[in-house]
RNA sequence: UACAUCUUCUCUGGAGAGUGAUUGCAAAGCUAGCACGUUUUGAGCCAGCUUUCAGCAGUCCACCGAAGGGGUAAGACAAGCCAUCUGGAGUGGUUUGUUGGAUCUCUCAGGUAAACGGACAGAGGGGCAACG
Numbered sequence: 001u002a003c004a005u006c007u008u009c010u011c012u013g014g015a016g017a018g019u020g021a022u023u024g025c026a027a028a029g030c031u032a033g034c035a036c037g038u039u040u041u042g043a044g045c046c047a048g049c050u051u052u053c054a055g056c057a058g059u060c061c062a063c064c065g066a067a068g069g070g071g072u073a074a075g076a077c078a079a080g081c082c083a084u085c086u087g088g089a090g091u092g093g094u095u096u097g098u099u100g101g102a103u104c105u106c107u108c109a110g111g112u113a114a115a116c117g118g119a120c121a122g123a124g125g126g127g128c129a130a131c132g
Stems, first nucleotide, its partner, number of pairs: 003132001006127008018061001020060006026052006033045002062112003068108001069106003075099010
């Protein structure tokens, strides 16, 4: 110096699982009433039903794993004990602890129409101390 690893940005691709049930509120529509009531103007209250969860806030059940997070094998390290040894070092065995990977597993979080998100992959741009 360059590359790789790593990191970041942009573009592209990117799975799975209920548009589940239900309560309250809100909005709209429909129907029947109430109040004011000379006219005009203005314009409220109340009951029921339907729709909207792709409106808001909750509750319950079922399910998914690829944001994130937890757990973990072999191995490595440390300590104790035992064996070997005249004794020690070393070595071997064993127990405990720490560390140790995921697309495995858990399902805390997140998610279960579309959108958003999304591990990961490809292409392009940038950054970068050490190690290679």
Glycine riboswitch aptamer from a Planctomycetaceae bacterium, 132 nucleotides, folded computationally. Model confidence (mean pLDDT): 77 of 100.